[in-house]
Context: one part of a larger RNA
Molecule: small-subunit ribosomal RNA, central domain
Organism: Juncus effusus
RNA sequence: UUGGGCGUAAAGCGUCUGUAGGUGGUUUUUUAAGUCCACUGUUAAAUCUCAGGGCUUAACCCUGGACAGGCGGUGGAAAUUACCAAGCUAGAGUACGUUAGGGGCAGAGGAAAUUUCCGGUGGAACGGUCAAAUGUAUUGAGAUCGGAAAGAACGCCAACAGCGAAGGUACUCUGCUGGAGCGAUACUAACACUGAGAGACGAAAGCUAGGGGAGCAAAUGGGAUUAGUGACACCACUAGUGCUAGCCGUAAAUAAUGGAUACUAAGUGUUUGUGCGGAUCCACCCGUACAGUAUUGUAGCUAACGCGUUAAGUAUCCCGCCUGGGAAGUACAUUCGCAAGAAUGAAACUC
Numbered sequence: 001u002u003g004g005g006c007g008u009a010a011a012g013c014g015u016c017u018g019u020a021g022g023u024g025g026u027u028u029u030u031u032a033a034g035u036c037c038a039c040u041g042u043u044a045a046a047u048c049u050c051a052g053g054g055c056u057u058a059a060c061c062c063u064g065g066a067c068a069g070g071c072g073g074u075g076g077a078a079a080u081u082a083c084c085a086a087g088c089u090a091g092a093g094u095a096c097g098u099u100a101g102g103g104g105c106a107g108a109g110g111a112a113a114u115u116u117c118c119g120g121u122g123g124a125a126c127g128g129u130c131a132a133a134u135g136u137a138u139u140g141a142g143a144u145c146g147g148a149a150a151g152a153a154c155g156c157c158a159a160c161a162g163c164g165a166a167g168g169u170a171c172u173c174u175g176c177u178g179g180a181g182c183g184a185u186a187c188u189a190a191c192a193c194u195g196a197g198a199g200a201c202g203a204a205a206g207c208u209a210g211g212g213g214a215g216c217a218a219a220u221g222g223g224a225u226u227a228g229u230g231a232c233a234c235c236a237c238u239a240g241u242g243c244u245a246g247c248c249g250u251a252a253a254u255a256a257u258g259g260a261u262a263c264u265a266a267g268u269g270u271u272u273g274u275g276c277g278g279a280u281c282c283a284c285c286c287g288u289a290c291a292g293u294a295u296u297g298u299a300g301c302u303a304a305c306g307c308g309u310u311a312a313g314u315a316u317c318c319c320g321c322c323u324g325g326g327a328a329g330u331a332c333a334u335u336c337g338c339a340a341g342a343a344u345g346a347a348a349c350u351c
Stems, first nucleotide, its partner, number of pairs: 004322003007305002012319001014201004021194003025088004031082001033081002035077009049065006091191001092188004096183002103177007110154001114150008125136002162169002206247005215241002220236003258318006266296005272291007300307002324351003333344004
């Protein structure tokens, strides 16, 4: 490389946007680049191969013929790919209507809880654990009542509910803003799919600067436990957790399942959205279609487990990735980063 693969055995980039490239709906026309046909040139000799011949045979040698494939030339074919021109509307998109809803920023507001402070009552314990101790408390704790402040998180509603490309996203109200679905009509007319490089976003932890700091809490200290414990459980407490502006770019970033399109049994849900019909004063309700979401399961697939119209089925297109275990996601080198490190990524050797 061919072939074979990628849910769990090695293997889907964390996710998206998008350049080059690859691939591309439908009708007619043009051209003839790909493609096909005919003729033809060339592809040295030797070799190979076929038919003869010569050494007693063979190997070997001699004579003649021929193919495949490649690169050209001339003349044709036009179904198909491509090209030219003109169309079409089933893909894609735009406008309009409606409903539910996610994120960011700014401002305003709310109850409960926690901790601290101030004051009152009160007077001996509290706290913690399997049991204790460290710890707190007569300088008045804990408990209880009143007041004040601070920071963080948003109970019930809440649902195997919704939304978002993923990470993710929930107190309430207002302004700004992106996307998807449904519906009827009109418009554009293939404008599409994928996407190497590239760019953007990207939990938590970590880093830089500033402000903040209630609770929790790596590290650290102490008291226990234990043969011992650098642990579990306990008492404290610092970074951090929260905010602003940057950086980092990783996760079991998981559905361990890349994206797009088409096709392929049957059911059961849905207090997810929309449309239509029935019923109805309206709401509630019943049926149905599309789009989502969940579950059982046929065919088929699978090593099995299982998947099964949201495929791991049947097909097409494009990208990424895999090739025995270890050494190793290491070394070296390069790029990026303030650093921590990240990305790319071997070999010797060994089994």